[in-house]
Molecule: c-di-GMP-I-GGC riboswitch aptamer
Organism: Clostridia bacterium
Parts: sequence; C1' cells; structure tokens
RNA sequence: CCCGCUCAGGGCAAACCUGUCGAAAGGCAGGGACGCAAAGCCACGGGCCUGCGGCUUUAAAGCCAUGGCGGCCGGGUUGCCGGGA
Repeated sequence: CCCGCUCAGGGCAAACCUGUCGAAAGGCAGGGACGCAAAGCCACGGGCCUGCGGCUUUAAAGCCAUGGCGGCCGGGUUGCCGGGA
C1' cells in the first nucleotide's frame, strides 16, 4: 500500500416498542437485532427528507430559508484482527 474467503478479543445496532425533545424531518435514552470491516469521526461535493417561517398563487401547487439523513454515493481523517505485496 492492497484485500476481507478464514481466526481472536470484541464493537455498532435496522425495523418495531416505550419515554423524551422538536413545527416537521429527525435526535437522544432504554428495550430489540435486520444487518455492518470503518454501520468510528467530519455535512466538504452530489443526492434524499423536512417545510413552523418567507415569496409567487383564488386555490392546488411551486420555489426558498431553516433543520435533518454518515445505515444513499463520493471525499477527508483515524483505526482492530487476519491475509497478500
């Protein structure tokens, strides 16, 4: 530096349920495991979600601010075990 078929010690925890915060998306805590070799960390690029509020509109709807998703894809950064060069 590359790889994850195999090993050890382990780690994380989807859906769902409960509590709580939030306008919402969603977050956090507990239970729970579908999965995960970075499912550790960083919203930098793309994407997706939200839409209390703002703009246009008769309305429907659209656009924007705001916030969110790292378990959507890239990028950055750190790193366990094993194998290879």